A computed fold for an 88-nucleotide RNA from a Bacillota bacterium, annotated as NiCo (Nickel/Cobalt) riboswitch aptamer. Its Rfam family is "NiCo (Nickel/Cobalt) riboswitch aptamer". Gene Ontology terms of the family: cobalt ion binding and metal ion homeostasis. Clan: NiCo_riboswitches. For this family Rfam cites "Bacterial riboswitches cooperatively bind Ni(2+) or Co(2+) ions and control expression of heavy metal transporters" (Furukawa et al., Mol Cell, 2015). Lineage of the source: Bacteria > Bacillati > Bacillota.
[in-house]
RNA sequence: AUACUCGCGUCAGAACAGGCAGCCGAUAACAUUAUCGGUGCUAGCCGGGCACUUAGGGUGCAGCAAGUGUAAUGCUUGUGGGACUGAA
Numbered sequence: 001a002u003a004c005u006c007g008c009g010u011c012a013g014a015a016c017a018g019g020c021a022g023c024c025g026a027u028a029a030c031a032u033u034a035u036c037g038g039u040g041c042u043a044g045c046c047g048g049g050c051a052c053u054u055a056g057g058g059u060g061c062a063g064c065a066a067g068u069g070u071a072a073u074g075c076u077u078g079u080g081g082g083a084c085u086g087a088a
Base pairs, nucleotide, nucleotide: 010087011086012085013084016082018046019045020044021042022039023038024037025036026035027034028033049061050060051059052058053057063079064078065077066076067075068074
């Protein structure tokens, strides 16, 4: 120096799990909706960074969504995540 391997962090990917949506059915409503069940031959969106503590469990931050407000900073509610693959 090159190659290989490992580690750290970043970025990306997806038909893994999972979630939302869509579609179908039933019930209710009477107004275009809600609840329950099903469905990945639907390929639409996401697919998740963590910290502390613990026997179990719990607490909290970033982020995301909605509402509200300011010139700006905010506030409230909900959610807040396992695994895998790849490049530099």